[in-house]
RNA sequence: AUGAAAUUUGCGGGAAAUAUCCUUUAUACUCUCAGGAUAGCCGAAGAUGCAAUAUGGGCAUAGCCAACUGUCCAUAGAAACUUUCAGGCCCUCAGACCGCAUUUUGAUG
Repeated sequence: AUGAAAUUUGCGGGAAAUAUCCUUUAUACUCUCAGGAUAGCCGAAGAUGCAAUAUGGGCAUAGCCAACUGUCCAUAGAAACUUUCAGGCCCUCAGACCGCAUUUUGAUG
């Protein structure tokens, strides 16, 4: 001196899904905010689950051993898939992810 992956902060973009009833508050008395009940819905905070595959062990085959093959168990094993636990279903807030800048760091050269 280059500055991968990851990481900090800021800015911007950022989907989906609701009705009914009751109480309360405001009001232009139909429509707000808040709370409760019932039934339903969404997936992009977070979380759950796992395919191929890999490793280890057991069993079977073979006169024995090893290998191969098959099978069982365990471990590791992805997501925007999955479950809908959590979260959400006017707006706002939040929001995976993306872009720009930035903090830390230092793969590689």